[in-house]
RNA sequence: UUAGAGUUUGAUCAUGGCUCAGGAUGAACGCUGGCGGCGUGCCUAAUACAUGCAAGUCGAGCGGUAACACUUCGGGUGACGAGCGGCGGACGGCAGAGUAACACGUAGGAAUGUACCCCAAACUGAGGGAUAAGCACCAGAAAUGGUGUCUAAUACCGCAUGUGCUCCAAGGAGUAAAGCUUCGGCGGUUUGGGAACAGCCUGCGCAUGAUUAGCUUGUUGGUGAGGUAAAAGCUCACCAAGGCGACGAUCAUUAGCUGGUCUGAGAGGAUGAUCGGCCUGACUGGAACUGAGAACGGUCCAGACUCCUACGGGAGGCAGCAGUAGGGAAUUUUCCACAAUGGGCGAAAGCCUGAUGGAGCAACGCCGCGUGCAGGAUGAAUGCCUUCGGGUUGUAAACUGCUUUUAUAUGUGAAGAUUUUGACGGUAGCAUAUGAAUAAGGAUCGGCUAACUCCGUGCCAGCAGCCGCGGUCAUACGGAGGAUCCAAGCGUUAUCCGGAAUUACUGGGCGUAAAGAGUUGUGUAGGUGGUUUGUAAAGCAAAUAGUGAAAUCGUGGGGCUCAACCUCAUAACCAUUAUUUGAACUCACAGACUAGAGUGUGGAAGAGGUAGCUGGAAUUCCUUGCGUAGGAGUGAAAUCCGUAGAUAUAAGGAGGAACACCGAUGGCGUAGGCAGGCUACUGGUCCAUUACUGACACUCAGACACGAAAGCAUGGGGAGCGACCGGGAUUAGAUACCCCGUUAGUCCAUGCCGUAAACGAUGGAUGCUAGCUGUGUGAGGUAUCGACCCCUUGCGUAGCGAAGCUAACGCGUUAAGCAUCCCGCCUGUGGAGUACGAGCGCAAGCUUAAAACAUAAAGGAAUUGACGGGGACCCGCACAAGCGGUGGAGCGUGUUCUUUAAUUCGAUAAUAAGCGAAGAACCUUACCCAGGCUUGACAUCCUGCUAAUGACCCCGAAAGGGGACAGUGCCUUCGGGCCGCAGUGACAGGUGUUGCAUGGCCGUCGUCAGCUCGUGUCGUGAGAUGUUAGGUUAAGUCCUUCAACGAGCGCAACCCUUAUAGUUAGUUGGAUUUCUCUAGCUAGACUGCCCCGGUAACGGGGAGGAAGGAGGGGAUGAUGUCAGGUCAGUAUUACCCUUACGUCUGGGGCUAGAAACACGCUACAAUGGCCGGUACAAAGGGCAGCCAAGUCGCGAGACGGAGCAAAUCCCAUCAAAGCCGGUCCCAGUUCGGAUAGGAGGCUGAAACUCGCCUCCUUGAAGCCGGAAUCGCUAGUAACGGUAGGUCAGCACACUACCGUGAAUACGUUCCCGGGUCUUGUACACACCGCCCGUCAAACCAUGAAAGUCACCAAUACCUGACGUCUUAGCUCGGCUAGGCCUAAGGUAGGGGAGAUGAUUGGGGUUAAGUCGUAACAAGGUAACCGUA
Repeated sequence: UUAGAGUUUGAUCAUGGCUCAGGAUGAACGCUGGCGGCGUGCCUAAUACAUGCAAGUCGAGCGGUAACACUUCGGGUGACGAGCGGCGGACGGCAGAGUAACACGUAGGAAUGUACCCCAAACUGAGGGAUAAGCACCAGAAAUGGUGUCUAAUACCGCAUGUGCUCCAAGGAGUAAAGCUUCGGCGGUUUGGGAACAGCCUGCGCAUGAUUAGCUUGUUGGUGAGGUAAAAGCUCACCAAGGCGACGAUCAUUAGCUGGUCUGAGAGGAUGAUCGGCCUGACUGGAACUGAGAACGGUCCAGACUCCUACGGGAGGCAGCAGUAGGGAAUUUUCCACAAUGGGCGAAAGCCUGAUGGAGCAACGCCGCGUGCAGGAUGAAUGCCUUCGGGUUGUAAACUGCUUUUAUAUGUGAAGAUUUUGACGGUAGCAUAUGAAUAAGGAUCGGCUAACUCCGUGCCAGCAGCCGCGGUCAUACGGAGGAUCCAAGCGUUAUCCGGAAUUACUGGGCGUAAAGAGUUGUGUAGGUGGUUUGUAAAGCAAAUAGUGAAAUCGUGGGGCUCAACCUCAUAACCAUUAUUUGAACUCACAGACUAGAGUGUGGAAGAGGUAGCUGGAAUUCCUUGCGUAGGAGUGAAAUCCGUAGAUAUAAGGAGGAACACCGAUGGCGUAGGCAGGCUACUGGUCCAUUACUGACACUCAGACACGAAAGCAUGGGGAGCGACCGGGAUUAGAUACCCCGUUAGUCCAUGCCGUAAACGAUGGAUGCUAGCUGUGUGAGGUAUCGACCCCUUGCGUAGCGAAGCUAACGCGUUAAGCAUCCCGCCUGUGGAGUACGAGCGCAAGCUUAAAACAUAAAGGAAUUGACGGGGACCCGCACAAGCGGUGGAGCGUGUUCUUUAAUUCGAUAAUAAGCGAAGAACCUUACCCAGGCUUGACAUCCUGCUAAUGACCCCGAAAGGGGACAGUGCCUUCGGGCCGCAGUGACAGGUGUUGCAUGGCCGUCGUCAGCUCGUGUCGUGAGAUGUUAGGUUAAGUCCUUCAACGAGCGCAACCCUUAUAGUUAGUUGGAUUUCUCUAGCUAGACUGCCCCGGUAACGGGGAGGAAGGAGGGGAUGAUGUCAGGUCAGUAUUACCCUUACGUCUGGGGCUAGAAACACGCUACAAUGGCCGGUACAAAGGGCAGCCAAGUCGCGAGACGGAGCAAAUCCCAUCAAAGCCGGUCCCAGUUCGGAUAGGAGGCUGAAACUCGCCUCCUUGAAGCCGGAAUCGCUAGUAACGGUAGGUCAGCACACUACCGUGAAUACGUUCCCGGGUCUUGUACACACCGCCCGUCAAACCAUGAAAGUCACCAAUACCUGACGUCUUAGCUCGGCUAGGCCUAAGGUAGGGGAGAUGAUUGGGGUUAAGUCGUAACAAGGUAACCGUA
C1' cells in the first nucleotide's frame, strides 16, 4: 500500500480503441464577490524603448581649493567638486537566445593560478626623472581635443641588500619594497603553508530521427620547437597513415542542465515558474586591453536600428528596479527605507546599495474566519404541483429571547534593536461603545453521477464529455418551482500524470481478433550454452569507510489564538567510489571426461537433384484406300466443318507436349517442389555397431543462396490447351458466364524478375508430461524347413483422445501443455502497404515506409432466430387424378378513377372490394344548398315566474315567429318538490383530429402442433438439455432410449347435434295392435375379441355390429406475429371548435359515368324448352302480426273476416328438381331473356330524381369463353327448391333447411403454405435484408507540377576593418609603412528544409441523385491470393 464505469451485439464471451469519475497548474474565460494571514504574478516579441534611479568609495596615499560653513583671514579649520593614485566596477541583480556539449549531474584525477583573509620566516636603505589637475592660448555646433608652461605622491624608474626564489654547463648568473602616523598602529616587499575560489583532464549517466551510413587532413599518432598560470595538435615544421562508426559516427530537428515539482501503490511518466547549485548571454558579429580574475550599466572595429547636428561630425544599448508601446487569452506601483540581513570603499565616523527589508495592485493559489444562535405549527401567506383529498417551499419566515467573531467609532499600543538608530506603522494586539446589525453565490439534476415535476417548443430552436436527446404527453432543449453538490467561490477551456496491464522491467501478446520473415537453407557479429577439478576474484553478496550541499519530502517537537506558514532535531535522498572477506552460482584461465555434436564401419528406403539416351497410348495434321450426307455443338440454338467428299473406318507418315493402370491420409526434399523407362554423376536422411575426436553446440541482426505461377530479354520450338481478339448465342443491356475459332503464352536453352491464401494462416533448438489405432521404412526376438502370424524397439506419417491450455473453436509426445535459450513481428479502424525519399530492376514493378484528415467503432469465436435460386424427412384439395365454375355475354351488387354544390366516412396483397350496411325515396345521414337558434335538440345545479295542458288565428317551404282563448292541478315535514317558461353562469354538445397515445373486440398465420416453466445437469456466458434420436400418430399422440425428472398453456377428452336400440312421459300429432312422432333418461364402440407383424407404442386383416379404429358435423383458436383493422358501435388520454366543427328544418346528394377490377344471377339449350297430369320434405316465422274458407280479377291483387300469442290456426296447394304423357328437331330457335312502349297492382305524408310486383307487346348480347385462375375427397361436389333475419315497402346478397346425388386420388418429382432436424450467413427493421464501384454535386486535408518567394548550413574564390603577432624604417611617439590571420561584405554552383502555384492525381466526408448488381445463401459462374 493496488477500486472502476459507459460505449461494437437481438443477446454472449473475449480482443480492441474512444470517453468519464481523481489529482495538479506561474493559468485564462463566464457569473458572482465580506475579511485576514502566507505565498505568487510577461509562459507570447532574447521585440523596440521616453523618463528617473540600479557602483561607488578613500583627504589616515597626493598636488590642491571650484562650491558650502566657520575663521585667528593663513587652505588656517570643518569639509570637499574636478584631477593623479589605491581598492571595487569579474560580486550582487536579470534572462534562457544559443548549446546534444565534459554544458550539466555524479565519482575521481594531476600538470596549475589566486587580490582581499589566516599562519610562519625575512626585509622595509639611499636616490632620480616626469606628468594630470592648475595657468595661458587655440580648434570645434557638440562630443571632444591640441600646443606651451608649473607641480605632488603609497604614480613611475634605476642603485644597494638577498632570508629566500628562479635558471644553470654546478663554476655561476638573475631578482624586491612605500610610505602614512595622534607613535597605539595601519601599510609595503620576498618566500612557504592554509582556507576558499577558479582553470584543466577522465569514467559513467543524461533527447528524437537510419526516409541521416559512412565521417575526418591538424584529421590520429610520433619527434622537435613555440605557447600557456597549467596537461594537450593548443600552434607550427617534419615523419607515419592513422582516428571515429551499426554498443549508431556524421548530419538534421528539438532542448539550458540539476536539487527538485506534479502524478502514480510502486516501477515509472510528464516537467524544470517561484527558492538553491552550475552553465550560457548582455542590440548582432569579431577582437584585444587593463587586471589576481573579464567584461549587462568598460574599450576598439564592422553591421542593423534609433536620436542629436551648424551636415563637417557625434551619441545610444532596461534579458537591473519601476514604467511605455507592441504582441497576446494573459501577468502588478514610474511607491517607502537603508531600521534589519548582506555587499563595496574607508582606520573610523560614514557614504553608496531598485541586492534586500517593506508597503501598493490582482480570489492567481493555499489556509483560516464570518454572513448569526436558541426557541417557534394555525404547519400563516406567497410560489409550484395536485388524484382537488392534499403535498411541497417549511422551523424556513413572522414572532420571542440571546450573542457580537466581523463591521463602524473611540482609546491604548508592541516585539522585530545588543548602548543607539524602526521604512513597515499609530501596524499587529488589547480595551470600550453601537447594533442582527455590513456580508451568498455558482454549477448540476437521462445513464455514467448525488439530485424531478409542470409549462413552452415540435428533427424547429437548441443540448452534448461518451452513449445520445428534440418529428405534439421531452425528468436530456428554454422557463419556473423543487432538489443535489460545492461554497467566497463555482463552472468552462487548455495542459500533465492517473485510471491505461492501451509499449506490459515490475506487467501483454503473435493458429482464427493486429502480429512467425516464402525457405533459416549457409552463416558473421551478438546472445545463450553439457559433466568434473583447480586457480583467480570480473559479475554477485556482506561488512567498514568516503561522498551523496542547503532547501524540499517523511517522522517527532517548537513558534505565530488554529491552520497555511516559519523553525529545531532526526530519518531519508539505494546512487556511487574505495578497502576487506566470501558458501553456492555465472564469467575468465588451466586440466580432465563422454550422455550434446561430429567422424568411422556395416546395412536400408525413396517421384531428392543434374545431364544424356530411350518407349508406348492418345490428340492433331498430311498421304492413300473404303464410304455417303451429314458432322460438331448446346438448356435450346447458331456461328463452324462437309458433295472441291467431311464425320465414321483402315493403313502409312510427321511433330510436339504430357506420362493411364501401379497410386495411397504412401515416399523424398530446407522451402518452392518432385511421377514412363534406363544409364552416369551427385546431395541429404534413417537403422545397427560403439572404434575415433572431445563441447567442436543452439540461435542468428546485417550478408549470401534458393525461391510456384504470371511476366521480361535473346534464340529455338509450337501437337493440345489458350489471356487478347473475331464471330455465334443469352440478355433490358452482356465489353461476361455457354459455343465456334484463335494470337501471345504454355515447352527448350541462357539471363532477369523475387512475388502468392509462398498455409499447418502455427519460427528454430533442447528436456519433461497417460494412452489407443492405422500406415511407410529399418533392427532385434519368437515361431517355422521357410515365408507369414505374434512381441519388442527406432525414425517418419495420419486418426482419436488423459491431464493441461484456450475467448471459444479447438490443440493435445508431430502441443496451441509444462519450462529454458535465441531471432522475427504487433499495438483501434479507414487513409495505406499509399505518397515522398532511397536501394534494386530492361520494364512491369518489388523492398523499406509515413503524415494530414476522417471516425466510435472495425475485427474474432460461439448463441438464438430469420433467410437461402442449401440438404433430409413429413403434412395440407398444395400439386397430381377428377367434377363443376370464374375470366368472354347481358344484368345485379361492391370498389377504383373521374365528375359534382355534395356525390359523407372507413376498409384497400394474402388478411379490402354482395366488406361496416341483418336491407340510403323522407328519416337513417355523418355530405351539399338555403332558412333559423345560441346555456342550446339532451344532462345537473342556482334564481325568478307560472299549473301542466288543450285546441284556434296570421306569416312561413318547414323549423320557427307573432297573437288570442280555455284551464288554476298533485304531493308536502309547509322549507319545498313534480311539470312548464324565462334568466344567469358553471357547463352541455362535436360521426372534429390522432387506431402510430389506448381499452375492448376482430382478422391472419392456423385447428398449424406447437409455446413454455420448476428443479437438476452441462457451458465463463448468451444459452443448451428436457422438446433431440429410433419408431408411431391427425397431433410435443404414444412407446423405447437418453442427464434428465416433472409440470403448465395448447392436442385429445369433457359440451351441443346426428346415426341405432331400450325405457319414461305425452298435449294440440297420425293412428287405434304393434308402431310413427315429440321431449327427456339410458345403453352402445373400448383395438374389447380372433389372425399376422412389431420389444413396445402401434399397424394390417377379419368377425360381430346401426355404427370400427377420431363414426359424421359444430362450438372450442396456445405463446406470439403483422405499430394489421376499428376514436364512425360504445368507452377513453391529449389536442381542437363554442352566435359554431354544436343544433333544428325544407330540398338535394350518397342511385352520377369515358374506363378498369372483384363477387354473383341468368344463359348460350334436346341430360333441354313449353304444355298437361302426378309423387315425396325439412326447418322456420306470426298480434300495429300470420291471415283461412268464400267472392271478384288473366294476374299482381282486392273484398272478406273464421282461426291462432300457435306440434291445435295461418304463411303453405306445404315444395321443386323427379315420374308419366305430349310437342319442338339443332335454328340465334317454341333457346335466351336484356332493353323499350303501353296498361295495372301494392306499401307509404310522398314512388320525378329513386321502390317492388303483374299483364300485353318488344325480343339485345350470347352457340360454352385467351393468358390466367377458383372451389370440392361423400351424403361431399353438382343440381333443385323452401324458410328466416333486416324490413312500411324493397334480396340475384346473407343465414339456415331438406330433396336428387356423382367422379377421382398412381403418387409426393414439381408449384404454394406449414412443421421438425441439419448446414451456410458479412442478415437481426431479420432477403421487401445487407452491400460494391463508376459518374454527377458540395466541402475538407493531401501528393505531383512550369515556376516564384523568403530562409538555413557548408564549400570555392574576391575584397578585407579593428586587433594580436611579426618585418622594415624612423622624427623613437609603439609613430609610419608592409605581411599573416579574421569579422562583416561580395560572386558562383550545388545541398537542405519551408511557403506559395495555373493545372492535375487519387483519398475522405455528406437522409432521400444516375447506372448497374460485384460480395454475403451453392449470392444464382463457389469465394479468395499472386501475376498479365
Predicted 3D model of a 1428-nucleotide RNA (small-subunit ribosomal RNA) from an uncultured bacterium.
The RNAcentral record of the sequence draws on Greengenes.